The RNA shown here (small-subunit ribosomal RNA) has 1409 nucleotides and comes from an uncultured bacterium.
The prediction has a mean pLDDT of 82.
It matches the Rfam family "Bacterial small subunit ribosomal RNA".
The RNAcentral record of the sequence draws on Greengenes.
[in-house]
RNA sequence: AGAGUUUGAUCCUGGCUCAGGAUGAACGCUGGCGGCGUGCCUAACACAUGCAAGUCGAGGGGCAUCGGGGCGAGGAGCAAUCCUUGCCGCCGGCGACCGGCGCACGGGUGAGUAACGCGUAUGCGACCUGCCCGUUGCAGGGGGAUAAUCGGGAGAAAUCCCGUCUAAUACCGCGUAAUGCCGCGGGGCUGCAUGGCCCUGCGGCCAAAGGAAGCGAUUCCGGCAACGGAUGGGCAUGCGUGACAUUAGCUAGUUGGCGGGGCAACGGCCCACCAAGGCGACGAUGUCUAGGGGUUCUGAGAGGAAGGUCCCCCACACUGGUACUGAGACACGGACCAGACUCCUACGGGAGGCAGCAGUGAGGAAUAUUGGUCAAUGGAAGAGAUUCUGAACCAGCCAAGCCGCGUGAGGGAAGACGGCCCUACGGGUUGUAAACCUCUUUUGUCGGGGAACAAAGAGCGGGACGUGUCCCGCGUUGAGUGUACCCGAAGAAAAAGCAUCGGCUAACUCCGUGCCAGCAGCCGCGGUAAUACGGAGGAUGCGAGCGUUAUCCGGAUUUAUUGGGUUUAAAGGGUGCGCAGGCGGCGGAUCAAGUCAGCGGUCAAAUUGCGGGGCUCAACCCCGUACUGCCGUUGAAACUGGUCUGCUUGAGUUGGAGAGAAGUAGGCGGAAUGCGCGGUGUUGCGGUGAAAUGCAUAGAUAUCGCGCAGAACUCCGAUUGCGAAGGCAGCCUACCGGCUCCAUACUGACGCUGAGGCACGAAAGCGUGGGGAUCGAACAGGAUUAGAUACCCUGGUAGUCCACGCAGUAAACGAUGAAUGCUAUUUGCCCGGACCGAUUGAGGGCUGGGGCGGCGAAGCGAAAGCGAUAAGCGUUCCCCCCUGGGGAAUACCCCCGGCAACGGUGAAACUCAAAGGAAUUGACGGGGGCCCCGCACAAGGGGAGGAACAUGUGGUUUAAUUCGAUGAUACGGGAGGACCCUUACCCGGGCUCAAACGACACAGGAACGGUCCUGAAAGGGGUGGGUUCUACGGAGCCUGUGUCGAGGUGCUGCAUGGUUGUCGUCAGCUCGUGCCGUGAGGUGUCGGCUUAAGUGCCAUAACGAGCGCAACCCCCAUCGACAGUUGCUAACAGGUUAGGUGGAGGACUCUGUCGAGACUGCCGGCGCAAGCUGCGAGGAAGGCGGGGAUGACGUCAAAUCAGCACGGCCCUUACGUCCGGGGCGACACACGUGUUACAAUGGCAGGUACAGCGGGAAGCCACCUGGCGACAGGGAGCGGAACCCGAAAGCCUGUCUCAGUUCGGAUUGGAGUCUGCAACCCGACUCCAUGAAGCUGGAUUCGCUAGUAAUCGCGCAUCAGCCACGGCGCGGUGAAUACGUUCCCGGGCCUUGCACUCACCGCCCGUCA
Repeated sequence: AGAGUUUGAUCCUGGCUCAGGAUGAACGCUGGCGGCGUGCCUAACACAUGCAAGUCGAGGGGCAUCGGGGCGAGGAGCAAUCCUUGCCGCCGGCGACCGGCGCACGGGUGAGUAACGCGUAUGCGACCUGCCCGUUGCAGGGGGAUAAUCGGGAGAAAUCCCGUCUAAUACCGCGUAAUGCCGCGGGGCUGCAUGGCCCUGCGGCCAAAGGAAGCGAUUCCGGCAACGGAUGGGCAUGCGUGACAUUAGCUAGUUGGCGGGGCAACGGCCCACCAAGGCGACGAUGUCUAGGGGUUCUGAGAGGAAGGUCCCCCACACUGGUACUGAGACACGGACCAGACUCCUACGGGAGGCAGCAGUGAGGAAUAUUGGUCAAUGGAAGAGAUUCUGAACCAGCCAAGCCGCGUGAGGGAAGACGGCCCUACGGGUUGUAAACCUCUUUUGUCGGGGAACAAAGAGCGGGACGUGUCCCGCGUUGAGUGUACCCGAAGAAAAAGCAUCGGCUAACUCCGUGCCAGCAGCCGCGGUAAUACGGAGGAUGCGAGCGUUAUCCGGAUUUAUUGGGUUUAAAGGGUGCGCAGGCGGCGGAUCAAGUCAGCGGUCAAAUUGCGGGGCUCAACCCCGUACUGCCGUUGAAACUGGUCUGCUUGAGUUGGAGAGAAGUAGGCGGAAUGCGCGGUGUUGCGGUGAAAUGCAUAGAUAUCGCGCAGAACUCCGAUUGCGAAGGCAGCCUACCGGCUCCAUACUGACGCUGAGGCACGAAAGCGUGGGGAUCGAACAGGAUUAGAUACCCUGGUAGUCCACGCAGUAAACGAUGAAUGCUAUUUGCCCGGACCGAUUGAGGGCUGGGGCGGCGAAGCGAAAGCGAUAAGCGUUCCCCCCUGGGGAAUACCCCCGGCAACGGUGAAACUCAAAGGAAUUGACGGGGGCCCCGCACAAGGGGAGGAACAUGUGGUUUAAUUCGAUGAUACGGGAGGACCCUUACCCGGGCUCAAACGACACAGGAACGGUCCUGAAAGGGGUGGGUUCUACGGAGCCUGUGUCGAGGUGCUGCAUGGUUGUCGUCAGCUCGUGCCGUGAGGUGUCGGCUUAAGUGCCAUAACGAGCGCAACCCCCAUCGACAGUUGCUAACAGGUUAGGUGGAGGACUCUGUCGAGACUGCCGGCGCAAGCUGCGAGGAAGGCGGGGAUGACGUCAAAUCAGCACGGCCCUUACGUCCGGGGCGACACACGUGUUACAAUGGCAGGUACAGCGGGAAGCCACCUGGCGACAGGGAGCGGAACCCGAAAGCCUGUCUCAGUUCGGAUUGGAGUCUGCAACCCGACUCCAUGAAGCUGGAUUCGCUAGUAAUCGCGCAUCAGCCACGGCGCGGUGAAUACGUUCCCGGGCCUUGCACUCACCGCCCGUCA
């Protein structure tokens, strides 16, 4: 000293939370010792029991009791003597009693009290003070009672009554007496007033107690009066000392006076009379809460919070009240009365008060012993000894706090065992930790010593002096305690835990769990790889403690005096006037209240800081010193303030001029609207997106004329003006408010703000009365709609208008209170001013004025922005207001106002970890732009959706119908070939070193192949054949046994690699440096033009660059060169019926390789350029020539663990593996993709022509023969520019004639062919027969822009065969259309809005469950 948390990210505002310290604490786990301190915070609840205040015989009478003595009596005994008993108070003493002092202290508690209660500072000239100290003086002489005792009586008891006797330091007169007190005079001094003090005269009044010792003198202790001191109190006053205004008025002894009473004393303290005051926004009164202070905790401080222990003060003593006694009480362990409660009782009456110390019950999360002693300190009484003392000192209990000590120290690596983790033959960690060796012994245990410290005094004796103090000697006293401390002995021995480990916050891994169990202070963890749950290992922190909870301060500048804010985050009152209050211009003088300084007093002690000292240290204790306040006093005089005096610049007054929708009242005007009457006129009018309701043949709408009514004032008109705001608009008049300018004179700070208060205050609303044309809540109807209590339409009441009254609110906004000074420029408008100047005033510049706007320097601001009209000068001054969101424009109580509606004021419970401001990047918008693009639409031509079939999918079914793919981007896709195999699924039968593979060891055997039995096969069992190489060790191969590795199409594509789809072949995506911004980020990449393109050019705080685009690559189109067989054949020439057929040739075609060519290069037009354009030229090809390959940063947790690979998890006589059979082919249905059709642009039959890409040896198969045919039997060629693989549509001819047909071919029956171990489930093909649906397909929807669509056939991969109508290629024939970019879909750029950012399939509101 800060940190976490709002967002995709950012800055700010703002709350919540954490880290620190503290406690009279409690709870959880744990616990060795000591020192010092602490310990009912709750029920001021109730209390059993014991103790807590007595003492004095040196005041007194006495003698119950004890002891002594004396005098008797009796008994025992020889006696001394002893015992018992009676009498005597004679002595020591002493229960009860009279009397004195004390009991008002000490101890407890905090209920009450918001108060002179407390604190602080003063005053008492308005007072008291026992015991103590000092000074002066006095004590003469009398009297009457009474308790105890004794006697009698009542009562259960407590207790009481009656009678008789008696004493005192008890009580009462008398005498004496002043410096006392009271009254009346005189004089002096003095004070802040009443007054005080001193001197003096007269009159009156008030005292007393004795006791002890001594032979005595006398001494000591007491008594009385007065004065003084000390101590303790009483009273008064200034200042300070809680909350609430949702408590605003309170007060009758109330406030004061006069006179009395009372008191120690002042005082309405009390009383009579008189007056009508007193207190209050500087908070009275009321309600709630609370003992106050020294101090304690925290904090840098200012502050905030607290008031336990200790000290001071106060209050209280079961609750309430009252007085008595006394120096002192309205009295904790006194009294009386009343009340509640408890107890006793003989029912008649009585007793009691732990908030003293212990202790009990209760309450509670929670707080101790019915201990010891008066040894010390202190107190009461006493002459003293002494007695009493739950004050006090000690001990006991409790980790409840602070402090100290210990649980060992040194060495010790094979870095042991064990645990845990890992990349696991091994390593890391626990860890020098342990073991082991050496050493020490605090504390504890045992044994011994030990009052040494607490002790100074008291008593007695003696002495000194200052006669009550000190010194010397003798001698007595210890609860704590056999404690502290010391010595010795044995022995590492008896002594470590708690919390945490995701971030904040120091500390990490494994396992388990699987949004479960749980954690959590905040953010948040947990849904199968959890460093956040639980356990373990390890680590971190603290340590006899550690955590948790509660509370306080801090952090929080988050109530801001120090030290905050209010345009948009919470926050400027709707506006003005204005009382109180606060603040206030220039100069002089003075005062000294504020202010500053010196000195003095006080600020108790303890505490705290600093310095020092004592317990072994420390805590603890002791000593010294400091300490912000208050009071007094003496000064200073700058500033603030008071008083006096002056000034003119603030403010105001006067004269003149001026602008204006400022206000109020009255009058006037035209247009429009509606209505009435009349005319013309005839069928619709009106209204809407389209309609309908409505109006209209009883004549509307339209139009003309006349009239009436009410309301509002077109144009001018504006970015204008006026007003405090609300607000104000036709014209004229009257009254009236404010403002501005110019000029002179005057007043002389007269000013600013303004809580309350008063006034004004849009619209709607309310009351009463008018008025009522228009418009128009409510309402009605018509539409719209799923509905439509709306938007739209037709009507229409209140209202809208006027007068009077009420109400008092608005996004009453500049979301910006008022006033004042200062601080760069620039530009426009309005009203003035002086000047210049046309044609008497157009216009122009100027500012020494005022007002309204725009940009903008500095500065400010979180930013947006503000910027002389400030949101600047962190300006000055005054006022209102704010303190997280919701709850809440609320409630309630309440209060005020109101006729009501309502307004003002204005909480809490509860709940959330945010709510919010500004700006940024994206995404989005049924926003915009300009735009731009794409078979996106449009324009076309062909399809799908209807039928049958094929195929895929869903669903259903099933033993299984294996799995996966699911909008676009799954569905003829993985699969480019499911009868077995494939195969992963199901049923059944087998195997377990295993179906395959690697390594080792051992045993056996060549390998290999035949055959038999069983079986569905796998498998099982049997039989016989065969005998490799060798360096003789063995090797290769096989079988068996054992071991180590296996195997898994089991799970997770949301753990992954790789690959792929899609946006999209869309033109985008980024970086470096610089610059801008607090920052996210921006710029570059924007703008203009251009392009298929972020393609290029220009411009430019950007300059460059990268990945994409393009180009480089391949195929096709033209040409050239080279090459020339299996291709070609122009020339030459042979041969043939014919034919490049043989020779020959390289010309051509073609094949192959290498090149050329196209670049807006040329011309015209447009353009700065880039580039665009042309029935341009040239050219095979023209503006990217056509096609392919090529897919940026990224998105979809997209697809795939079943192609492969791979982490983790799971199975191991099975989730592995082998075999047979079945299934993947099921079938009420639904969808996708296709094929064939529905026919005449066609079908059928016959004839006839022309390709290209490719493939071929277990192959392609010419040709021949057989078969209607699939095909079969023969059989040449060809591993192929040589052989083989028949093109079809087309063309020609014929036929069919619009029909379910000579269309269509499904389905089914029969007969066959081929492949294959095997076509039943479940193949293809052929022939004969059969001949279904279907006559062009609803909503909707798909592909295609040229060699394209459409149409026709051919080839290939896979493959034994094939469910291929699929896929990939090839060529043949060969169109139509595109005006155009409004709309649908998708995409790109710029801009705008946003409460979205999982990004509109978003967010979010209400209701219901």